[in-house]
Context: one part of a larger RNA
RNA sequence: UCAUGGCUAAGGAACUAGGCAAAAUAGUCCUGUAACUUCGGGAGAAAGGACGCUUACGCAAGUAAGCCGCAGUGAAUAGGCCCAGGCGACUGUUUAUCAAAAACACAUGGCUUUGCUAAAUCGAAAGAUGAUGUAUAAGGCCUGACACCUGCCCGGUGCCGGAAGGUUAAAAGGAGGGCUUAGCUUCGGCGAAGGUCUGAAUUGAAGCCCCGGUAAACGGCGGCCGUAACUAUAACGGUCCUAAGGUAGCGAAAUUCCUUGUCGGGUAAGUUCCGACCUGCACGAAUGGUGUAACGAUCUGGGCACUGUCUCAGCCAUGAGCUCG
Numbered sequence: 001u002c003a004u005g006g007c008u009a010a011g012g013a014a015c016u017a018g019g020c021a022a023a024a025u026a027g028u029c030c031u032g033u034a035a036c037u038u039c040g041g042g043a044g045a046a047a048g049g050a051c052g053c054u055u056a057c058g059c060a061a062g063u064a065a066g067c068c069g070c071a072g073u074g075a076a077u078a079g080g081c082c083c084a085g086g087c088g089a090c091u092g093u094u095u096a097u098c099a100a101a102a103a104c105a106c107a108u109g110g111c112u113u114u115g116c117u118a119a120a121u122c123g124a125a126a127g128a129u130g131a132u133g134u135a136u137a138a139g140g141c142c143u144g145a146c147a148c149c150u151g152c153c154c155g156g157u158g159c160c161g162g163a164a165g166g167u168u169a170a171a172a173g174g175a176g177g178g179c180u181u182a183g184c185u186u187c188g189g190c191g192a193a194g195g196u197c198u199g200a201a202u203u204g205a206a207g208c209c210c211c212g213g214u215a216a217a218c219g220g221c222g223g224c225c226g227u228a229a230c231u232a233u234a235a236c237g238g239u240c241c242u243a244a245g246g247u248a249g250c251g252a253a254a255u256u257c258c259u260u261g262u263c264g265g266g267u268a269a270g271u272u273c274c275g276a277c278c279u280g281c282a283c284g285a286a287u288g289g290u291g292u293a294a295c296g297a298u299c300u301g302g303g304c305a306c307u308g309u310c311u312c313a314g315c316c317a318u319g320a321g322c323u324c325g
Stems, first nucleotide, its partner, number of pairs: 001320008010311002014309001019306001027051005036041001038145001052067006068072001080304007087296002092104002109142006120129003146291004151221003156218002158214005165209003171203002176198005183190002222240005249283001250280001261277005
């Protein structure tokens, strides 16, 4: 000096990104216990008190009297607590070996496919799973307890339905043309039948075009100008565009750039935090919206208690470090 452990005057988070680490709390019995709440909880809330030994009485529980210490769950083992907010309802699961979470799952809700040789999946097939199940079942996708709710748009993409018309492959069809040559010939050519090479019209399915439906399908949900008897603002009006122009609720938010927005609270002092405002760069309704008791080795802010985290260091113990073996 390092590691581990122990103690420390006064102060007590001034440390620090952050109370990280440490300290503190702790058992049993008794008293007592708030907001909120889904009436179960919250709750061991919080906050207090008692605890040893001797004698007497008593079946015991215990009661009474007394005694000692700084200290009686005398050592050891044995919750720190409270307030407010974000996220996720919860118990659970996860990156074996840097992430345990707000991620995944979940009960709930919805859409959709599937009538049984089911759909879906594996396989070349046989066959198997689904399921020795049968729509209160099985598969896919999304949401994520509960409460209150879930607005408008089908123009685009997807899916479903339709079959009149347009387009359209192979195939069918075989007008016409080329080559070949019996024959004819005005000697230039023409050219039957057959063979061969092509080949127009026409017929021709699904799909696409087309016509409807569908958003808890993928998704989307405007701009400019003017206007009220102070000013400001605009319930109101005009105009352009759109498939429709964001409803309820929430809002500087896990979303707010400007921004440490502005106001209020908390502090002597607060880029964080809480409550409001709304000018939402760029919230918004099952890619769910807003709340929410309980829960969380979750994240954020504050407080009480407590302390060597610190002011600011000191001492002690054990081990290592050093030398020799």